[in-house]
Context: one part of a larger RNA
RNA sequence: CUGGGCGUAAAGCGCGCGUAGGCGGUCUGGUCAGUCGGAUGUGAAAGCCCCGGGCUUAACCCGGGAACUGCGUUCGAAACUGCCGGACUUUGAGUGUGGUAGAGGGAAGUGGAAUUCCGUGUGUAGCGGUGAAAUGCGUAGAGAUGCGGAGGAACACCAGUUGCGAAGGCGACUUCCUGGACCAACACUGACGCUGAGGUGCGAAAGCGUGGGGAGCAAACAGGAUUAGAUACCCUGGUAGUCCACGCCGUAAACUAUGAGAACUAGCCGUUGGAGGGUUUUUCCCUUUAGUGGCGCAGCUAACGCGAUAAGUUCUCCGCCUGGGGAGUACGGCCGCAAGGCUAAAACUC
Numbered sequence: 001c002u003g004g005g006c007g008u009a010a011a012g013c014g015c016g017c018g019u020a021g022g023c024g025g026u027c028u029g030g031u032c033a034g035u036c037g038g039a040u041g042u043g044a045a046a047g048c049c050c051c052g053g054g055c056u057u058a059a060c061c062c063g064g065g066a067a068c069u070g071c072g073u074u075c076g077a078a079a080c081u082g083c084c085g086g087a088c089u090u091u092g093a094g095u096g097u098g099g100u101a102g103a104g105g106g107a108a109g110u111g112g113a114a115u116u117c118c119g120u121g122u123g124u125a126g127c128g129g130u131g132a133a134a135u136g137c138g139u140a141g142a143g144a145u146g147c148g149g150a151g152g153a154a155c156a157c158c159a160g161u162u163g164c165g166a167a168g169g170c171g172a173c174u175u176c177c178u179g180g181a182c183c184a185a186c187a188c189u190g191a192c193g194c195u196g197a198g199g200u201g202c203g204a205a206a207g208c209g210u211g212g213g214g215a216g217c218a219a220a221c222a223g224g225a226u227u228a229g230a231u232a233c234c235c236u237g238g239u240a241g242u243c244c245a246c247g248c249c250g251u252a253a254a255c256u257a258u259g260a261g262a263a264c265u266a267g268c269c270g271u272u273g274g275a276g277g278g279u280u281u282u283u284c285c286c287u288u289u290a291g292u293g294g295c296g297c298a299g300c301u302a303a304c305g306c307g308a309u310a311a312g313u314u315c316u317c318c319g320c321c322u323g324g325g326g327a328g329u330a331c332g333g334c335c336g337c338a339a340g341g342c343u344a345a346a347a348c349u350c
Base pairs, nucleotide, nucleotide: 004321005320006319007304008303012318014202015201016200017199021195022194023193026087027086028085029084030083031082033081034080035077036076037075038074039073040072041071042070049065050064051063052062053061054060092192093189094188095187096186097185098183099182100181104178105177106176107175108174109173110172111155116150117149118148119147120146121145122144126137127136163170164169207248208247209246210245211244212243216242217241221237222236223235224234259317260316261315262314263313264312267295268294269293270292271291272290273289274288275287276286277285278284299306300305323350324349325348332343333342334341335340
């Protein structure tokens, strides 16, 4: 390389958009590049294979044949692919009209509960914490309780195998701006499509830079316990951080450990959003469609399991794997303020 693979054994890029490239619906005309057939030239000899012959045989040698799966030229075929031209409609994709649901995104504003702190009233000796304690707080009046105030962060119930989003993710309320999806019936464009090396954007948490903010929580740190020790688990405190703005970082068990798109292949039960129909119009049932779950036939699988949301049967495109350790490391390059990230070996060893 061929081949075989990628849920859990090694292996799906964290996720979009998209360049090149690869692949691509129906009908029709042309062409004949691919494709297929005929003819012809060439495809050295030797060797391999077949037949025959020569050394007593074999090895070896000689003659003939076949083969040399290839390439060139030429004549033809026209189904398929390509190319050129035309057309179609909806079966691909998209647009419009009318509706629907939604924690989809951004900004501004508002609200209540709770914690903490401050002021003040009542009130007195404890509070707090634990397995038990102690550190800690408190007669300078704590804790408890009433009233008032400040400030920050998060939004109980609703809440649901719920919904939305490409993923990360998104949950109080109101307003403004804004993306996508779904449904029904028509109208329109007429293959405009799929994938996507590079590229580019987004990307939890932690971390970084500058400036704010800081209630609670809390790495580090301090103290108290525990213990043989205890640089821990438990307790009392507590700083970065957590929050906001702007700019970086670019990672994750970024997981469905399952790339994207398309088609086909038994059923049953739930649930969310739509549409249609039936109905005893309280409600329930049926059909259909887009999601989201639980079982399950065939089939697949090493098994577990998957099973129309496939890991089944196929097609197109991309990514990735090739024994363990060394190592996702060194070196080099690129990126980054740094932390580090991306790309990525070898010696050696089992």